The prediction has a mean pLDDT of 87. This is a predicted structure of a 346-nucleotide part of an RNA (small-subunit ribosomal RNA, central domain) from an uncultured organism. The RNAcentral record of the full RNA draws on ENA.

Context: one part of a larger RNA
């Protein structure tokens, strides 16, 4: 340098843009830079292989012939691959139509539910538990009832469903904005695919600053259980959990399965489209679910939403501990994060 891997054994970055790179559709023409291919040159000695000989044989020597990489020069081919030129529509992307969706941002408002404040009935409990206490109650609770206030989440609809790149995303509804399907195709004409650096977004915790706290609830405090109970169970309860603006950048960030693209037998549910014939079906595109032929796989299991058969590009793996530590270096208010050893050890 070749050669194996990555759903669960060790390996897919959380996710997306994207820059260099790396790889790229169907023709014609032209160069002739890779590529092929003839001669010449080179290509020391010893080495290697053949074939003879020298030491009684071999090892070992000798002699002669032959192979052999890189290189250079020269003629020559033009399939591929490259560079120019021109062309093409299928790849890519776009004008105009309908229809879907809990995609985002953002204003507004609605119901029931909890607490709480003040009225009212109304009287001795209540409330909790496996039993209980601690709580709260004659200073009138719990229950009930009409009425006011608050802050959170949105029952039914609801689903193996939708969206969304991922993290996500569910009452109603304003206003912007963004993506995808399906159909017929005007139109550009290869404008693609990936993606090292960089960049952007990224749940919940958690950090800052300023509000806001119904209900939940880390710490905390009581009651209990227990040999003990810093705990599982009760009763309170502060940060948080909610809203703005800024950081933090992690997760079993999971389909533990990067991304594009083409091929590969059926059955079957669904969710949006379309077009038929024709009055019940079958068809075709996306997309989301079961079941399976090859075929793969150590199984189990996967199977057109591949883990099959192949192309491209990128990450990442190389025994376990030590260790995601140490040390440095970025990044960070801080927490900590990113990268990321080695000694000793089995």
């Nucleotide at each position: 340098c070749u050669g194996g891997g990555c759903g669960u054994a060790g390996a897919g970055c959380g996710c997306a843009c994207g820059u260099a790179g790396g790889c790229g559709g169907c023709g014609u023409c032209g160069u002739g830079c890779g590529u092929c291919g003839g001669c010449a040159c080179u290509g020391a000695a010893a080495g290697c292989g053949c074939u003879c000989g020298g030491c009684u044989u071999a090892a070992c020597c000798g002699a002669g012939c032959g192979a052999g990489g890189c290189g250079u020069g020269u003629c020559g081919a033009u399939a591929c691959g490259a560079c120019g030129a021109u062309g093409c529509u299928u790849g890519a992307g776009g004008c105009a139509a309908u229809g879907a969706g809990a995609g985002g941002u953002u204003g507004g408002u609605a119901g029931a539910a909890u607490u709480c404040c003040g009225g009212g009935u109304g009287u001795a409990g209540u409330g909790g538990u496996g039993a209980a206490a601690u709580g709260c109650g004659u200073a009138g609770a719990u229950a009930u009832u009409a009425c006011a206030c608050a802050g959170a989440a949105c029952a039914c609809c609801a689903a193996u469903u939708g969206c969304g790149a991922a993290g996500g995303c569910a009452g109603c509804u304003u206003a912007c904005c963004a993506a995808a399907c399906u159909a017929u195709u005007a139109u550009u004409g290869a404008c693609g695919c990936u993606g090292a650096a960089g960049c952007a977004c990224g749940a919940a915790a958690g950090c800052g600053u300023g509000g806001g706290u119904a209900g939940c609830g880390a710490a905390c405090a009581g009651g209990a259980u227990u040999a003990g109970a810093u705990a599982c169970c009760c009763u309170g309860g502060u940060a948080g959990u909610c809203c703005a603006c800024g950081c933090c950048g992690u997760a079993a960030a999971c389909u533990a399965u990067g991304c594009u693209c083409a091929c590969u037998c059926g059955c079957u549910g669904u969710u949006g489209g379309c077009a038929a014939u024709a009055c019940a079906u079958g068809g075709u595109c996306a997309g989301c679910g079961g079941c399976u032929a090859a075929g793969g796989g150590a199984a189990a299991c996967c199977g057109a939403u591949a883990a099959g058969u192949g192309a491209g590009c990128c990450a990442c793996c190389u025994g376990g501990g030590g260790a995601g530590u140490a040390c440095g270096a970025u990044c960070g208010c801080a927490a900590g994060a990113u990268u990321g050893a080695a000694a000793c050890u089995c």